[in-house]
RNA sequence: UUCUUAUCGAGAGAGGUUGAGGGAAUGGCCCUAUGACACCUCAGCAACCACCGUUUAAUUACGGAAAGGUGCUAAUUCCAGCAAGUUGGAAACAACUUGAGAGAUGAGAA
Numbered sequence: 001u002u003c004u005u006a007u008c009g010a011g012a013g014a015g016g017u018u019g020a021g022g023g024a025a026u027g028g029c030c031c032u033a034u035g036a037c038a039c040c041u042c043a044g045c046a047a048c049c050a051c052c053g054u055u056u057a058a059u060u061a062c063g064g065a066a067a068g069g070u071g072c073u074a075a076u077u078c079c080a081g082c083a084a085g086u087u088g089g090a091a092a093c094a095a096c097u098u099g100a101g102a103g104a105u106g107a108g109a110a
Base pairs, nucleotide, nucleotide: 001110002109003108004107005106006105007104008103013042014041015040016039017038021031022030023029026080027079028078043073044072045071048069049068051064052063053062054061077102082099083098084097085096086095087094088093
C1' cells in the first nucleotide's frame, strides 16, 4: 500500500515547547493569538487484540480485570454530497428513514 472483517448517537484533559493554521477531500458550518496544528510529559476513557472465569460443536455465548499491544480524550465519522422510500409542497425544495460510497480505528492476510 491492497484485500477481508468488526465497530463508529456512549466515554475521557491538564501542563510544557512552538507560533498559524485546523476539523481527510469538495460544499457548508465550526474551532483558533483567551494560542490552532504538531511534538513532549503526566493524567484519563474505552475494552479491539492479548489475559482470566463459566459456557459451547465452535472465540460460540456471557462475564471479569486493566499490568501488556493498539486506539481515543470539540461538535454523531461536526453535517451534507449518491440511491431508494415516506411525509409536506403547484414547483423549487424541506424533514425523516434505510442503504451505498468515502473515511477512521482494531484484528487477520497478501